Annotation
Small-subunit ribosomal RNA, 3' major domain from Asterella californica, 476 nucleotides, folded computationally.

[in-house]
Context: one part of a larger RNA
């Protein structure tokens, strides 16, 4: 000087408290452990692994297993020989492949050849999701968006070091003010960036419709006010007033204002810590394999199932369920695509087909909500697992192992022990919509989007984590 202390002081955080809703009990989905297996590929393991890598395992993916093949190789460069390439058919095979027959002769040319591609051959090599994340780069998690981490010169100390950075106030903040052997500076904080919230100007189609016509419909003529869109600008700075404070920084109240004290949200992550994670994204040293630890292919496995754990979905109902009728979003996607209207089907869907490279057409129906009727507290018209049958879609292919529909079946479950999690406002809770992945299909996950919309915060005694100062000396 640090780290540590059931030492002290001071301060903060959904840390506790005050509240609301969950998990833990049930069924299912999904991940993990374990067990099993020919294989159940590999990695991730307290917080900071476990709906994680995986933004999507039927084949492919795929790395695993069994079988069948290849050995200059699936891929790259170089050499030689040969044939242009390419296409079709037959035999065999599970396919990969193997064998055979036929068609075919292009581009360019100095007529030697050449380019591209195929086949054969020899060697340099190629290859490896083999190992080591404790050899590494890069990237990432975490403490933590916590307020800290340092340097130059000076001064103090024999020195390690200290000072500055401590103190008195204050702040979300090492934020600012005052004081001070310190004076300055850097990385962080803040600001600059994006979105939302108000207005102005410009612009007016595919968007809009007040006045005036018109229609089934902003449909059409017309309009540029409104809405909206998208570019530029304005606006908020403790700027103004009062109280308080040390005549400071600030804090409290008020005015005006669309917005008030970092306005709300995002992006942004200091020095470092954990030999944290990743050699399976990629790159890469070294080691190892080279008729195999490489590579092609068929089938299987990753989907197993006495069990244990995590994360979710659906419920246990009347603030509800079912059947009619009615209303209101935002943000997205679409040409190998989205697909209206129409016809058929109870339905999933099928047929045919307009429009749209999209403010134009389309996915598209928003759902909770309102309203009318039935159910009347029951394992029920709750709940929907499981199972049977019949179908649909995608795709070479749906048995292992997809999603969806109809009819039938109708399990557990009546609010969940100890324990434990999230959340402070347009938040929690609740309700739907959409996207990515998907060269096909597959979403309870994930990332957005909007609708409805609370309760509580006295406070810091206690639990947990953290910042600063001080103290102790078992530790290095």
């Nucleotide at each position: 000087a640090g780290a540590c202390g059931a030492g002290g002081g001071c301060c903060c955080g959904c840390a506790c408290a005050a509240g609301c809703g969950g998990u833990g009990g049930a069924g299912c989905a999904u991940g993990u452990g374990g067990u099993u297996u020919a294989a159940u590929u590999c990695g991730a393991u307290g917080c900071a692994a476990c709906g994680c890598g995986a933004a999507g395992a039927a084949c492919c993916u795929u790395a695993c297993c069994a079988g069948g093949g290849c050995u200059u190789g699936a891929c790259a460069u170089g050499c030689c020989g040969u044939g242009a390439a390419u296409c079709u058919u037959u035999u065999u095979g599970a396919a990969a492949g193997a064998a055979a027959a036929g068609a075919g002769u292009g581009c360019c040319u100095u007529c030697g050849a050449g380019a591209a591609c195929g086949c054969g051959g020899a060697c340099a090599c190629a290859u490896g999701u083999u190992g080591u994340g404790u050899a590494u780069g890069g990237c990432u998690g975490u403490c933590g968006u916590c307020a800290g981490c340092u340097c130059g010169u000076g001064c103090c100390g024999u020195a390690a070091g200290g000072u500055g950075u401590u103190g008195g106030g204050u702040u979300a903040a090492g934020u600012c003010c005052c004081g001070c052997a310190a004076c300055g500076a850097g990385c962080g904080c803040a600001a600059c960036c994006c979105u939302c919230u108000u207005g102005u100007u410009u612009a007016g189609u595919u968007g809009c419709c007040a006045u005036c016509a018109u229609u089934a419909a902003g449909u059409u003529u017309g309009g540029a006010a409104c809405c909206c869109u998208a570019a530029a600008c304005a606006g908020a700075c403790u700027g103004c007033c009062g109280a308080u404070g040390a005549u400071a920084a600030g804090c409290c109240g008020g005015a005006g204002g669309a917005a008030g004290a970092u306005g709300a949200g995002g992006a942004u992550g200091a020095c470092g810590u954990c030999a944290a994670g990743u050699c399976a994204g990629c790159a890469u040293g070294c080691c190892c394999c080279u008729u195999a630890c490489g590579u092609c292919u068929u089938g299987g496995a990753c989907g197993a199932c006495a069990c244990a754990c995590g994360u979710g979905c659906u419920a246990c109902a009347a603030u509800g369920g079912u059947c009619g009728g009615g209303a209101c979003a935002a943000a997205g996607g679409g040409u190998c695509g989205c697909g209206a209207c129409c016809u058929c089907g109870c339905g999933a869907g099928a047929g045919a087909a307009a429009g749209c490279u999209a403010a134009c057409c389309u996915c598209a129906a928003a759902a909770a909500c309102c309203u009318g009727a039935c159910c009347u507290c029951a394992g029920u018209u709750c709940g929907g697992a499981u199972u049977g049958c019949a179908g649909g879609c995608u795709g070479c292919a749906a048995c292992u192992c997809g999603c969806c529909u109809g009819c039938a079946u109708g399990a557990a479950g009546c609010c969940g022990g100890a324990a434990u999690c999230g959340c402070u406002a347009g938040u929690a809770a609740u309700c739907g919509c959409c996207g990515g992945u998907c060269a096909a299909u597959c979403a309870u996950a994930u990332g957005u989007c909007g609708g409805u919309g609370a309760a509580u915060c006295c406070g810091u005694u206690c639990u947990c984590g953290g910042a600063c100062c001080u103290u102790g000396a078992a530790c290095a």
Its mean pLDDT, the model's own confidence on a scale to 100, is 84. The RNAcentral record of the full RNA draws on SILVA.